[in-house]
Context: one part of a larger RNA
RNA sequence: CUGGGUGUAAAGGGAGCGUAGGCGGGAUGGUAAGUUAGGUGUGAAAUCUAUGGGCUCAACCCAUAAAUUGCACUUAAAACUGCUGUUCUUGAGUGAAGUAGAGGUUGGCGGAAUUCCUAGUGUAGCGGUGAAAUGCGUAGAUAUUAGGAGGAACAUCAGUGGCGAAGGCGGCCAACUGGGCUUUUACUGACGCUGAGGCUCGAAAGCGUGGGGAGCAAACAGGACUAUAGAUACCCUGGUAGUCCACGCUGUAAACGAUGAUUACUAGGUGUGGGGGGGGCUGACCCCCUUCCGUGCCGCAGUUAACACAAUAAGUAAUCCACCUGGGGAGUACGGCCGCAAGGUUAAAACUC
Numbered sequence: 001c002u003g004g005g006u007g008u009a010a011a012g013g014g015a016g017c018g019u020a021g022g023c024g025g026g027a028u029g030g031u032a033a034g035u036u037a038g039g040u041g042u043g044a045a046a047u048c049u050a051u052g053g054g055c056u057c058a059a060c061c062c063a064u065a066a067a068u069u070g071c072a073c074u075u076a077a078a079a080c081u082g083c084u085g086u087u088c089u090u091g092a093g094u095g096a097a098g099u100a101g102a103g104g105u106u107g108g109c110g111g112a113a114u115u116c117c118u119a120g121u122g123u124a125g126c127g128g129u130g131a132a133a134u135g136c137g138u139a140g141a142u143a144u145u146a147g148g149a150g151g152a153a154c155a156u157c158a159g160u161g162g163c164g165a166a167g168g169c170g171g172c173c174a175a176c177u178g179g180g181c182u183u184u185u186a187c188u189g190a191c192g193c194u195g196a197g198g199c200u201c202g203a204a205a206g207c208g209u210g211g212g213g214a215g216c217a218a219a220c221a222g223g224a225c226u227a228u229a230g231a232u233a234c235c236c237u238g239g240u241a242g243u244c245c246a247c248g249c250u251g252u253a254a255a256c257g258a259u260g261a262u263u264a265c266u267a268g269g270u271g272u273g274g275g276g277g278g279g280g281c282u283g284a285c286c287c288c289c290u291u292c293c294g295u296g297c298c299g300c301a302g303u304u305a306a307c308a309c310a311a312u313a314a315g316u317a318a319u320c321c322a323c324c325u326g327g328g329g330a331g332u333a334c335g336g337c338c339g340c341a342a343g344g345u346u347a348a349a350a351c352u353c
Stems, first nucleotide, its partner, number of pairs: 003325004007307002012321001014201004021194003025088007033081002035077008049065006091191001092188003095184005103177007110154001115149007125136002162169002206249006215243002220238004260320006268298013302309002326353003335346004
């Protein structure tokens, strides 16, 4: 390379948008680039193959044929692909009418709790642990009552519930704003899918500048008879970065469903969330049937090494992208690119088993 693969054995990019490229719905006309058939020319000879012949055989040699799977020109065909014209509505999008939601950004407001401060009551302990001690407290703590300050997070509701491309999103209200779903079939008429590079977003920790700092808490300090063989830990008392806000950077995670995106098809059963339609019912409630979208569980066929997956596929197919090719060395070295740094990304080899 031809292949075979990627839930767990090596392997799906963290996610989206989108450029080039690849691929692409129904009908019909044209064209003839691809395609198919024929013809002509060429495809040196030798070699190879087949047949026949010559050296006593063979190797070797000679003759004829075939082959040279290619290229160019030419004639024709028009199903498929391409190009081009016309057209269609199912794919895609727009409109209209509804609808659910912790989707996003900004601002304001609220109550519970912790801590601190002030004042009152009150007196000797509090706190902490397996047990203690460090620590706090007669300069009045802990407890309790009232008032105040400040920061962070939003109990119950809460749900294999909802929303979002992923990361993620949860008190209440307002403003601005993105997307989805259902119904309708009014409009456009293939406008689609994927997507190398590229651009954007991207938890936590970390970094820069300036704020903020209640609680928690790396580092650090102290305590501890068996907490230990040792204890640089686990436990306790404190406690700084950080956690919070604004702006900028970093660009990584078991960024996981360890499962790329899109489309179509393929038994059922049972929950749950959001819509639509119909029936029972006088109507509300409630019940039943049906349909679309989401989210779970069980399960047949099929798949799988097994576990398991099973209409939310890991089944059956199609298109496009990414990635894998024995373990270690190594996601390392060197070089490039990016970064303030930390480091990230791309990414080997020797050697060894």

A computed fold for a 353-nucleotide part of an RNA from an uncultured bacterium, annotated as small-subunit ribosomal RNA, central domain. It matches the Rfam family "Bacterial small subunit ribosomal RNA". The RNAcentral record of the full RNA draws on Greengenes.